[in-house]
RNA sequence: GGGGCCGUAGCUCAAUCGGUUAGAGCAGUGCGCUCAUAACGCAUCGGUUUCAGGUUCGAGUCCUGGCGGCCCCA
Numbered sequence: 001g002g003g004g005c006c007g008u009a010g011c012u013c014a015a016u017c018g019g020u021u022a023g024a025g026c027a028g029u030g031c032g033c034u035c036a037u038a039a040c041g042c043a044u045c046g047g048u049u050u051c052a053g054g055u056u057c058g059a060g061u062c063c064u065g066g067c068g069g070c071c072c073c074a
Base pairs, nucleotide, nucleotide: 001073002072003071004070005069006068007067010026011025012024013023019057028044029043030042031041032040050066051065052064053063054062
């Protein structure tokens, strides 16, 4: 330098043919329970869906370009 795959909550991952409010588990916070801690139960918090454009009535999803990670070729 060229090609392929990937990027969604703090972490690991979902999200149907593109469909209106993007969810789950764990973690965090508060409360309950307990002599206390863990575990457990209830509630709650948490998102620029990597970035910038484009297509569309509508984009996490499709298209283009960048950025980052992994792999292959040179």
Molecule: transfer RNA
Organism: uncultured bacterium